[in-house]
Model confidence (mean pLDDT): 83 of 100. Transfer RNA from a Patescibacteria group bacterium, 72 nucleotides, folded computationally. Rfam family: tRNA. Its family is annotated with triplet codon-amino acid adaptor activity in the Gene Ontology. The family's RNA type in Rfam is transfer RNA. About the family: Transfer RNA (tRNA) molecules are approximately 80 nucleotides in length. It was read from a public genome assembly.
RNA sequence: GGGCGCUUGGCUCAGUGGUAGAGCGUUUGCUUCACAUGCAAAAGGCCACAGGUUCAAAUCCUGUAGCGCCCA
Numbered sequence: 001g002g003g004c005g006c007u008u009g010g011c012u013c014a015g016u017g018g019u020a021g022a023g024c025g026u027u028u029g030c031u032u033c034a035c036a037u038g039c040a041a042a043a044g045g046c047c048a049c050a051g052g053u054u055c056a057a058a059u060c061c062u063g064u065a066g067c068g069c070c071c072a
Base pairs, nucleotide, nucleotide: 001071002070003069004068005067006066007065010024011023012022013021018055026042027041028040029039030038048064049063050062051061052060
C1' cells in the first nucleotide's frame, strides 16, 4: 500500500428499514440474627464519528477513525 471483518448500557453479545433488547454486573426493596441464595423493581444507550438515500436508518450507501485477520 491492497483486501476482508468488527465498533450497540460498566462487561459479553443479540437486533439486517417501522417503539433499542438479553445475560452478567450496579442500586433499592422483600426474605435472613447477619451473609449468601432466591424474589420483585429501578437506573444506565442520542447504536464509533460525519455526510447521503428514505415518509422512516443501529440496519442501506459514501467518507473518516480505532481494532483484528490475510496479501504484498